RNA sequence: AGAGUUUGAUCCUGGCUCAGGACGAACGCUGGCGGCGUGCUUAACACAUGCAAGUCGUGGGGGGGUAGCAAUACCUCACCGGCGAACGGGUGCGUAACACGUGAGCAACAUUCCGAUUUCUGGGGGAUAGCCGGCCCAACGGCCGGGUAAUACCGCAUACGCUCAUUGAGAGGAGUCUCUCGAUGAGGAAACCUCCGGGGGAAAUCGAGUGGCUCGCGGCCUAUCAGCUAGUUGGCGGGGUAAUGGCCCACCAAGGCAAUGACGGGUAGCUGGUCUGAGAGGAUGGCCAGCCACAUUGGGACUGAGAAACGGCCCAGACUCCUACGGGAGGCAGCAGUGGGGAAUUUUGCGCAAUGGGCGAAAGCCUGACGCAGCAACGCCGCGUGGAGGAUGAAGGUCUUUGGAUUGUAAACUCCUGUCAGCGGGGAAAGAGCGACUCGACCUAACACGUCGGGGAGUUGAUUGUACCCGCAGAGGAAGCCCCGGCUAACUCUGUGCCAGCAGCCGCGGUAAUACAGAGGGGGCAAGCGUUAUUCGGAAUUAUUGGGCGUAAAGGGCGCGUAGGCGGCUUAGCAAGUGGAAGGUGAAAUCCCUCGGCUCAACUGAGGAACUGCCUUCCAAACUGCUUUGCUUGAGUCCGGGAGAGGUGAGUGGAAUUCCCAGUGUAGCGGUGAAAUGCGUAGAUAUUGGGAGGAACACCAGUGGCGAAGGCGGCUCACUGGACCGGAAUUGACGCUGAGGAGCGAAAGCUAGGGGAGCAAACGGGAUUAGAUACCCCGGUAGUCCUAGCCCUAAACGAUGAAUGCUUGGUGUGACGGGUAUCGAUCCCUGUCGUGCCGAAGCUAACGCAAUAAGCAUUCCGCCUGGGGAGUACGGUCGCAAGGCUGAAACUCAAAGGAAUUGACGGGGGCCCGCACAAGCGGUGGAGCAUGUGGUUCAAUUCGACGCAACGCGAAGAACCUUACCCAGGCUCGAACGGCAUCUGACAUCCUGCGAAAGCAGGCUCCCGCAAGGGCAGAUGUCGAGGUGCUGCAUGGCUGUCGUCAGCUCGUGUCGUGAGAUGUUGGGUUAAGUCCCGCAACGAGCGCAACCCUUGUCCUCUGUUGCCAUCACGUUAUGGUGGGCACUCUGAGGAGACUGCCGGUGAUAAACCGGAGGAAGGUGGGGACGACGUCAAGUCAUCAUGGCCCUUACGCCUAGGGCUACACACGUGCUACAAUGGCCGGUACAAAGGGCUGCGAACCUGUGAGGGUGAGCCAAUCCCAAAAAGCCGGUCCAAGUUCGGAUUGUAGUCUGCAACUCGACUACAUGAAGUCGGAAUCGCUAGUAAUCGUGGAUCAGCAACGCCACGGUGAAUACGUUCCCGGGCCUUGUACACACCGCCCGUCACGCCAUGGAAGUUGGUAGUGCCCAAAGUCCGUGACCCAACCGCAAGGAGGGAGCGGCCUAAGGCAAGAUCAAUGACUGGGGCGAAGUCGUAACAAGGUAGCC
Repeated sequence: AGAGUUUGAUCCUGGCUCAGGACGAACGCUGGCGGCGUGCUUAACACAUGCAAGUCGUGGGGGGGUAGCAAUACCUCACCGGCGAACGGGUGCGUAACACGUGAGCAACAUUCCGAUUUCUGGGGGAUAGCCGGCCCAACGGCCGGGUAAUACCGCAUACGCUCAUUGAGAGGAGUCUCUCGAUGAGGAAACCUCCGGGGGAAAUCGAGUGGCUCGCGGCCUAUCAGCUAGUUGGCGGGGUAAUGGCCCACCAAGGCAAUGACGGGUAGCUGGUCUGAGAGGAUGGCCAGCCACAUUGGGACUGAGAAACGGCCCAGACUCCUACGGGAGGCAGCAGUGGGGAAUUUUGCGCAAUGGGCGAAAGCCUGACGCAGCAACGCCGCGUGGAGGAUGAAGGUCUUUGGAUUGUAAACUCCUGUCAGCGGGGAAAGAGCGACUCGACCUAACACGUCGGGGAGUUGAUUGUACCCGCAGAGGAAGCCCCGGCUAACUCUGUGCCAGCAGCCGCGGUAAUACAGAGGGGGCAAGCGUUAUUCGGAAUUAUUGGGCGUAAAGGGCGCGUAGGCGGCUUAGCAAGUGGAAGGUGAAAUCCCUCGGCUCAACUGAGGAACUGCCUUCCAAACUGCUUUGCUUGAGUCCGGGAGAGGUGAGUGGAAUUCCCAGUGUAGCGGUGAAAUGCGUAGAUAUUGGGAGGAACACCAGUGGCGAAGGCGGCUCACUGGACCGGAAUUGACGCUGAGGAGCGAAAGCUAGGGGAGCAAACGGGAUUAGAUACCCCGGUAGUCCUAGCCCUAAACGAUGAAUGCUUGGUGUGACGGGUAUCGAUCCCUGUCGUGCCGAAGCUAACGCAAUAAGCAUUCCGCCUGGGGAGUACGGUCGCAAGGCUGAAACUCAAAGGAAUUGACGGGGGCCCGCACAAGCGGUGGAGCAUGUGGUUCAAUUCGACGCAACGCGAAGAACCUUACCCAGGCUCGAACGGCAUCUGACAUCCUGCGAAAGCAGGCUCCCGCAAGGGCAGAUGUCGAGGUGCUGCAUGGCUGUCGUCAGCUCGUGUCGUGAGAUGUUGGGUUAAGUCCCGCAACGAGCGCAACCCUUGUCCUCUGUUGCCAUCACGUUAUGGUGGGCACUCUGAGGAGACUGCCGGUGAUAAACCGGAGGAAGGUGGGGACGACGUCAAGUCAUCAUGGCCCUUACGCCUAGGGCUACACACGUGCUACAAUGGCCGGUACAAAGGGCUGCGAACCUGUGAGGGUGAGCCAAUCCCAAAAAGCCGGUCCAAGUUCGGAUUGUAGUCUGCAACUCGACUACAUGAAGUCGGAAUCGCUAGUAAUCGUGGAUCAGCAACGCCACGGUGAAUACGUUCCCGGGCCUUGUACACACCGCCCGUCACGCCAUGGAAGUUGGUAGUGCCCAAAGUCCGUGACCCAACCGCAAGGAGGGAGCGGCCUAAGGCAAGAUCAAUGACUGGGGCGAAGUCGUAACAAGGUAGCC
């Protein structure tokens, strides 16, 4: 510090997710030791039991006990009394508050204990508990009588100072005042104990510490809470308090708070700090520390210095317990502990030795505070589980290409060490005082005493026989967890087969899973490791630091304007902000630095720094602010001008549509893609004249004008707003923006009243269509128009808020000026304002913007924070309604988006090709047959191929074989082959038997070599076999197809953030990315073309088996023979054609057109040759091959059957339907092939297929071999025929082991359909189509009419590129990229989920009003009661019970508010591999889309 994830790829926006840290944690697996910490986050739920606050006998009387004869001494203690119990300890309910933090203030206060100072401590009195006696009582407790003490209680005296009243002087201050010194008067104190050392007490002042009160500032969410408030705000006077104060009361006034968020609702103890972060921040407030609040719930006071009191009291409520039923008792949010709740949190331990606290003169007592121990890997830190050597790289495991690799120096083994744990021993160490005694100083008359300081016998330890140290033995007792697809370090095998499962995100799993599970190996961390929850970070993803708003989310529809924010030049002052200095404070702990202590560390001690804050004082005066002096440039006013669909009202004009009247006129009009509905013989449409009425204003008209926006368009008038130009007279910052607010605001819509020509939702009809509630057509009502009033929304858009300043240019246009030229129009230069285009810098993700900014800056406002849910619900508010404004959540997804790129696609465009269409010729589709396929059938009808690009295809030959299928019979080292070992000497052939055969059984039964041994063959065993079994979606190879289409790429350079572009686009041209020119490209490669084969012309060579012109011979005839190689030909080599030449066109280029020559002319014809790639195209059944599967069978052999089935459907063909023909006879001319288990002449024979015999030929020699159409002649005469030949019968021939299933051919007989073929569809552009025959492969034969090849005869047509199909290039749009066979929308149906409404139902919360009113303070009363004082007494003073009153908790009643739960039914929403209906959107999406 970043990374993954939207896309085919890219950049951006943007969310989601991960890596880090943390934790009072929990869960899973595992677990050796120690140190230091931490440990109910939930039920402030309920609690058994024990303990947690007592102490003082030097305050008091007294009871009991011990010792003593006693006096007395000691111990103990219920009671009275004093102090404490208000601390310490717990918890976080409540509380949004002066509760907390911080800083001030109290001139408005209190203070037990402690310190200091001053002065006192005199003299009396009356009670009361304990106790004794009696009584009531279940208990808790209580009553009566008697007597008693005090440091308990009460008078009196005294009063420096204190308080109050009156009053004087001085000083000071911050409002009511404060301080100092006085005077007079009034009032108020005390307590004593003692060991005689001392300890207490009272009044007062000061201090310290503590507390109370007040104020500034600071720190949560919500406006879907906007108004709140009657003690409310203030005053006067009282009351009350320690003290201010509506704290309380009477009266008076009507205030107070609030958008800087009152009031209400929700949540929450606050802080130091803690976690995180670079920081700023964010989150948090457990332990420790400070403050607050609370103590079963609510209320209340008492005591006291202090409480509205956790372990006190009273009352009320709930709950629990006891009870004799009358009544009582209780409060763990103290420490342990129990139940409960919960994912989850410990011992009913030891000790007061230390620290601290209470009491005490002290000893001491008390102390669940605290110190320790126990439990828990809960956290942090430390240590160990061994170290060194050790290669045959052991065994085993795993993998393997079978060679090996790895686990792995790892182990074994050898030599060591001894931490921890274990055992034995030492260790009462440190942690600490108290303290007899003693020394010194002070005090003193004193060497007593006391106080302070030093030494110090003795004595005190819960932890603890602990830490630590020593010794002993022995590697012995001590390693797991997670992960290994990417992010993210770490890879293989097996199993599984979209199953089981994984998953933080992306995503894995459908037979080769590094992603599931196991294993081996590896990586990480380690007594832990993972997971989960939460939090900060990453996230600049709420942006102060540090983001944005044209198109990604985001500018308010527009102006006016309130508060607020911000604000020109200048003078002087002030000092609020600001800067500096100093002081105070910012508790300690924590964090940081340094140095120490535990062996280190964690932990801890000391010192420092820091605590970024607040307050005070002083200084400065630039900037901001405030006050002030001026200024004119911002802003306004004034004067002079012209421009304009600016607004409102009134009037007025012509054209057109429609309607009405009249004329002319006749059969149609109208409408559409085509039609129909409609109108018209009752006279339409058309046309002429006249009239009515409403609405809108052609041309002018213009990226022209005006307006803030919405918007504004004939002409005239009236009223009226704004802007601009020029002048520089005037004011003197008067400005900008603008939350709320109020105003304007297209269309549609609403209310009322008018108006209504045209147009036109709804609606009706006609078409279209599968449907057509649409698009098209004919009609047509609201509405559109006017008046008045609402509504308040738009893609209200420049998708761009307003204002101001600054920043190279070019070119239009509107308005007003200036200058110059000119007589002038007008042109040129120039200023300001407006409105456009193009572009520099700059900006931008890009597109683009660019003085009219989206540039550079400032000010103010509005708005955004992933998509969906949703602009929805609820609430509020506005509206007559429709609806508007404001505006969520649950749930769900991992994306949703922007711009640009490359493709693909378009019922987008341009250019151009192709038998693509068109123009032609011939077919297919109809018939019969052949053949292939589907389907069906079957025991089997083996398998594959399926649009083009499967279907006369694999198959260039299924009767057996082939053959893979079926049935049946058999074999198991196997039908073929290799290695090794053992055995046999034969096996086999042959013979015999069984059998359908295969096979089985039996018989016969080797060779070479002297031998060893070898050969051959077989048997047995074993290692290999075998499989046309599966996967062509694991593959190689081969092939098809787009397509012989002209394309596909690379290097370097350049451009772009990038994908990518450029080159390859453009202008021409070509069959061609062919060539030329141009060009930020320059070159190159694979393709094209050429090189290759063949064919067409010529030449050279060759000359038999070919040929025969000339010569000779011969024949009925024939190159038959001699001879020759000229010609043809054979087959080798060469020539030739290159737009080379001429003319024209063209950029003078490339090229094209025409021509000459030439056998051939613009690629001469044909072939071979197929770029990058596409189709998971085809083939595991040609072959090869990974994996999987079978192994007496899914292998192998054999016989028979099947692949030939047959209601049917399709493809490809053959033959026809006839006269351009059939038949008969005669007669002519090829090419290319094949031939030795072969072709087979001639001859004989048969009607024929054929047979017999067999010459010649291993082939330019012989044979197949007859070419056929053609030509000549004859016949048939339009018919189901002398066409056509299917089918069937009979008889044959040939091949073959064998023609039944199931061959071909022959002869005779039979003589079907069919008379040119619906929709539709195929081939072909020249030696082509058409037509005619010939040959070959396979092959015994043949189902071949197929396929491949060969020649003969030999056409027609192409205007042209609109259309169909396919393709190429450029361009455009795109929401497609599995790429249009794409994507995608809505209803309905089904399942699941959350949510709104709803008659209601249930519960909670806070408040209001009324009723009742406990305890209790206060007030009043007090006829009853009362020891202290006064009084001789009566009585008085004073006090109390009781009673009354105010207030009031709980309770009750009432009407509402609010929150939550639930609710028949209902609304929409989301999600869910393959449901239904349509096709809305994305291309011109087939009616442009959207608001």